[in-house]
Context: one part of a larger RNA
RNA sequence: CGUAGGCAAGGGAAUUCGGCAAAUUAGUCCUGUAGCUUAGGUAUAAGGGAUGCCUGCGAUCCUGGUGAGGAGCUGGGGUCGCAGGUCGCAGUAACAAGGGGGUUCCGACUGUUUAAUAAAAACACAGGUGACUGCUAGUCCGAAAGGAUUUGUAUAGUCACUGAAUCCUGGCCAGUGCCGGUACCUAAAACUUGGGUUCAACCGAGCUAAGGGCCGGUAAACGCCGGGAGUAACUCUGACUCUCUUAAGGUAGCCAAAUGCCUUGUCGGGUAAGUUCCGACGUGCAUGAAUGGAACAACGAGAGCCCCACUGUCCCUGCCUACAACUCAGUGAAGCCACAUAAGCUGGACGAACAGUCCAGCAACUUCCAUCGGGGAGAGAAGACCCUGUAGAGUUUUACUGCAGCUUGUGCUUGCUGUAUAGUAAGAGCUGCACAGAAUAGCUGGGAGCUAUGCUUGUAUUCCUCCGGGAAUGCUUGAAGCGACCUUGUAAUACCAGCCAGUUUUUGCAGUAUGGCUUACCAGGUGCAAACCUGGGACAGGUGCUGGUGGGCAGUUCGGCUGGGGCGGCACCCCUUUGAAAAGAUAUCAAAGGGGCCCAAAGUUCAGUUCAACCGGGUCAGAAAUCCGGUGAAGAGGGCAAGGCCAAAAACUGGACUGACUGGAUCUCCAAACGCACGGGAUUCAGAGGCGAAAGCCUGGCCUAGCGAUCCUUCGUGUCCCCACUAUUGGGGGCCGGAGGUGACAGAAAAAUUACCCCAGGGAUAACAGGCUCGUCGCGGGCGAGAGCUCCUAUCGACCCCGCGGUUUGGUACCUCGAUGUCGGCUUUUCCUAUCCUGGUCCUGCAGCAGGGGCCAAGGGUGAGGCUGCUCGCCUAUUAAAAGGGAACAUGAGCUGGGUUUAGACCGUCGUGAGACAGGUCGGUCUCUGCCUGAUGGAAGCGUCGCUGUUUGAGGGGAAGUUGCUCCGAGUACGAGAGGAACAGAGCAGCGUGGCCUCUGGUCUACGAGUUGUCUGAUAAGGCAAGCUCGGCAGCUAAGCCGUUUGGGAUAAGCGCUGAAAGCAUCUAAGCACGAAGCCCAUCCCGAGACAAGACAGCGUUGCGUAUGCUGAAGGUCGGCAGAAAAAUACUGCGUUGAUAGGAUGGUAGUGUAAAUCACAAGCUUCGGCGAGUGGUGAGCUAGCCAUUACUAAUAGACCAACACAUCGG
Repeated sequence: CGUAGGCAAGGGAAUUCGGCAAAUUAGUCCUGUAGCUUAGGUAUAAGGGAUGCCUGCGAUCCUGGUGAGGAGCUGGGGUCGCAGGUCGCAGUAACAAGGGGGUUCCGACUGUUUAAUAAAAACACAGGUGACUGCUAGUCCGAAAGGAUUUGUAUAGUCACUGAAUCCUGGCCAGUGCCGGUACCUAAAACUUGGGUUCAACCGAGCUAAGGGCCGGUAAACGCCGGGAGUAACUCUGACUCUCUUAAGGUAGCCAAAUGCCUUGUCGGGUAAGUUCCGACGUGCAUGAAUGGAACAACGAGAGCCCCACUGUCCCUGCCUACAACUCAGUGAAGCCACAUAAGCUGGACGAACAGUCCAGCAACUUCCAUCGGGGAGAGAAGACCCUGUAGAGUUUUACUGCAGCUUGUGCUUGCUGUAUAGUAAGAGCUGCACAGAAUAGCUGGGAGCUAUGCUUGUAUUCCUCCGGGAAUGCUUGAAGCGACCUUGUAAUACCAGCCAGUUUUUGCAGUAUGGCUUACCAGGUGCAAACCUGGGACAGGUGCUGGUGGGCAGUUCGGCUGGGGCGGCACCCCUUUGAAAAGAUAUCAAAGGGGCCCAAAGUUCAGUUCAACCGGGUCAGAAAUCCGGUGAAGAGGGCAAGGCCAAAAACUGGACUGACUGGAUCUCCAAACGCACGGGAUUCAGAGGCGAAAGCCUGGCCUAGCGAUCCUUCGUGUCCCCACUAUUGGGGGCCGGAGGUGACAGAAAAAUUACCCCAGGGAUAACAGGCUCGUCGCGGGCGAGAGCUCCUAUCGACCCCGCGGUUUGGUACCUCGAUGUCGGCUUUUCCUAUCCUGGUCCUGCAGCAGGGGCCAAGGGUGAGGCUGCUCGCCUAUUAAAAGGGAACAUGAGCUGGGUUUAGACCGUCGUGAGACAGGUCGGUCUCUGCCUGAUGGAAGCGUCGCUGUUUGAGGGGAAGUUGCUCCGAGUACGAGAGGAACAGAGCAGCGUGGCCUCUGGUCUACGAGUUGUCUGAUAAGGCAAGCUCGGCAGCUAAGCCGUUUGGGAUAAGCGCUGAAAGCAUCUAAGCACGAAGCCCAUCCCGAGACAAGACAGCGUUGCGUAUGCUGAAGGUCGGCAGAAAAAUACUGCGUUGAUAGGAUGGUAGUGUAAAUCACAAGCUUCGGCGAGUGGUGAGCUAGCCAUUACUAAUAGACCAACACAUCGG
């Protein structure tokens, strides 16, 4: 200095982020209690009074003795109450034991939570709502068996949202979900079927479930809920109107809110002053209705604000106690340590740009101890921020790729039997009407007969019908009838056979839908089991295949460049110009621009022509239309950027054509040097061609941009090669040439988030600080347009120009990422001046007073509050003034931790979401004892001949002072007045500073007294909690008291004298004199390690020994008693020739009247006595003080410490 406590004058929150901490209050009884309210509460609201002890009385309850007794008599105890007496500062006297009130936000409440930084507004909750579910349910766990909910059954269970009660809960179904429907479209496997010579692979087609399309419903599902104009007779506003638009356009409410950027919004309240708070307003960046809205009594270790009380939080600190610290004895860790060589300060233009080590200056004899925390960019932890990594992980989703699950169809497990129905195959029947024709002619062929195996007639019933008729069946009849012939017609009939269309029926096949059954299968019951009974039942379940859905789960990815990264951009592939520095090449997120085409002519060739513009002329016709003449190297045009190039052309016009052709070769650009793909270009050979009379030209466009690997798919060509197959067809592959594309353009198949995060690294790369720079910032200067009545420069000063500073903000990325802790405050120091005050001085548009502007000047000062985390700022009252800055935005191994910047949580906004936000809000672990250095103090050694005492003062330090007010001068100078100084002098005060304790106070765990509880049996006297309370000496202290000037010297700005250069003038050049709180000195403190180690006075300076040494002088030390001296040490006093300490005695001082005995005392009494208390008694007790007094102890003793030179004498 601390840690834990005690007390504190006056003030009373001025402290601070914030009353944090502390203090206050407190028990019980009586009294009394607002507003609000869910009528229960709030409430111990608030506020007020009482409380001990003694004596007596009363009420009530319990319990004894005696007694026969529930009678009587006689005891003990508890509780409640009354009266009187009495003491103290104080009576719940200690301990124990709510501070209170008002108002807002949030959450209704009690409860729960991040064991170890978050207790909350988060979670839960009762209540509300929606969804699923009829039990072999739904939901969940599991591969299944099986299990939970549940041995429950819709008043039940599960899931989701909201979060008591109260008042309410608006609009929107376009999107996304979910539910339902579905004529039609789409749609898998199985099935049917075509091609494939058969079969198969394979390629198709048909049918079809769920799903999707489509239609509808649903928001207490996910969610969403506009803009622009005009308008009322002052103005403003806009009930009203118009318009665009949507699925609908935010209703009731509420609000600068835990939500409002601007913003400290505006107004009101509270305050001297209010970024917070309360009440309003609403222009609401970005409020709003179960993602619940509003309001709310009670409750809250929740978050704001205010008031009362209270206080050391503070003004402003002080004292005391215990324990640490310090000293001694014993024992004995850890972090840390390149150096076992420990290593100074200041400044600096050096240095990897903040040095113990470099440069300069200064300082510096060696060592030890205590204290401090400036430095060692101190220790601790391979930075958690930032970036990078073809490193991770968690989470999300409409990332990519999958998988469970759910769901759909289908095969099998899987049987019996109906009904209906469509299909198919076979069998049997029936029907077949244009007109004409006798008449209901299916078609073709045969055919001259057919019929007792019943033609025909009649009748009944049924069916069909074109309504004319036809067919079948039963009964009846018994040879006629029909055909041929004729007619009509495309076709001619009887009869037989085949066939077509429609239809009826039977059987078989494989279905579809829907019933029934029981034996597979399943469930329940009974049973040891076998099995039986009941219910379901070919369903379900299981299994194979199959379509859909599918962050439920899994794996993976989540480009690059980059004046950090992100956002932005593309500087990521090409072309042109500049940069580019006259070969070539050449960078930047350098400057200016383009390309990712186009053209069947805008290509090839041949031929012809000459453009733009201007001048002259000319009908409509104008400046400008078309025409004529002239000038016209290009000022035009050449598809497009720019550059180059081009005139009997590369431009314009026309003819004929397709060289925009096939196959090679060489060179070249891309790519300056080795290599380099794709792509582009040039030249040339062969072939086949075009144009031209020909020479010739033509392998697209006048040249430089207009583009693309492997794998895979596909096209073409030659039938050339290979594979498999017994062979053929068919299939696959290769060679050659194209197409489909990778623009991140030498070409992965790919989204987010992380504040829950992790790893490897990086100062290759950001945030702080430093370095450099200084646009910006701050401060100056030059010029002087102009303002200032006049007049640039009393004052202000535009445009333009030149600087300085390194306090702003930037730029940069040089140091630091194996860590240099970040804002503000507190504390403490020092420096600068560009001076706010105080001092001196000049100018003034300075009369005075008061101002304005310069110059010198850094000695001193520059304060207190309200708001906010603030720096800053605004405000209040003062003041001489309330100046500005630096020091790692000085200062966290000094403090704090309010802000920022981890993990929790809420709101708004953004996002589908995980999450995000220089948006708001509540909450949220600040470690360190070592060593060196440094600093402040305290000691030792050595050096200086040894000592004792006194000094000098080189040098160093201080501010030791500074500022104001009042009076006088003086109502003077000045001034018309109003007003109103100064020099000189006196007093007082503030701030600062040094000392002190007489006074005023504080403390005072020496002390005295009172008193509570308890213990020592009682009294007395004590212990324990400093128990509490009152008082207090010495000491220490502040808030108390005392001190705190003036003078000299040299100067600054400035003002002068004389005075030339320059016959004048001039403060200067020579010379001389003034002039400031500033500088130096006097003054106060330290100071001879001041190596020049000083000076003065006094004392000592012998003897022995070769030598280390011995002796022991002057003097000192130890041992001893102590101290207003003190950590140790030191210092001071004393030490018997003595008052140094203790003791004793006295004084003085503090407290406040001791004990014992006696007397008195309210009352009671069994008359014996009991009794708080009172008197005797400023008594008793006590003392770190002052004296006196040797009674005790300072006894005895031990130890350290004396040389050289010169001169003189002997």
Molecule: large-subunit ribosomal RNA, half B
Organism: Nitrosopumilales archaeon